[in-house]
This record gives sequence, C1' cells and structure tokens, in this order.
RNA sequence: UGCCGAUAAUAGCAAACUCGUCGAAAGGCGGGGACGCAAAGCUCUGGGUCUAAGGGACAUAUAAUCCUAUAAUUGCCAGGUUUCCGAA
Repeated sequence: UGCCGAUAAUAGCAAACUCGUCGAAAGGCGGGGACGCAAAGCUCUGGGUCUAAGGGACAUAUAAUCCUAUAAUUGCCAGGUUUCCGAA
C1' cells in the first nucleotide's frame, strides 16, 4: 500500500414515525427522533423497483381504465470514485 473487518478506539450517517415545506405523484428538503449502517460518503453509468403531470389508446359518460419516464429511489443490487482506524 492492497485485501479484509474486531464485543478495539476516535468520529460519522440517520429508518419508521412526527411537525413544517416543495411536488401531479413517487418522493425531496428542514426540525425532532433512532431501525440500523464499515462507506447508509459522492455519482443515475447498467439493471430493478416506484409514480404517471405530460403524451398515447379506449370512451363520449368528457368519467373511469390501460400504456409510457423525460420524474424518483444511492438505506434495492451492481459499476465508477473518495475516505477514518488497524486486531485476526
């Protein structure tokens, strides 16, 4: 240094829920709060999942339904990239 991850040490992040707010929604942001996390740091590059404003189909009741990410999810998996510590 790389791999690896301890009943080690110093730190870190923050699920559900809740209050406020943005959004068509999924979901995001801020406060509280901790289920957990060795990358639960960053990045939509690939896949998965999720939503359907807009677009299309059907319909003519102008409803409902169906299809579709360009939206979202990094705490779904993987890829890329940065990084604390040092037992076995």
c-di-GMP-I riboswitch aptamer from Clostridium aciditolerans, 88 nucleotides, folded computationally. NCBI's taxonomy places the organism under Bacteria, Bacillati, Bacillota, Clostridia, Clostridium. Rfam family: c-di-GMP-I riboswitch aptamer. Its family is annotated with cyclic-di-GMP binding in the Gene Ontology. Rfam's curators write: GEMM was predicted in a large-scale screen for bacterial structured RNA regulatory elements. Its mean pLDDT, the model's own confidence on a scale to 100, is 87. RNAcentral holds the sequence, with entries from Rfam.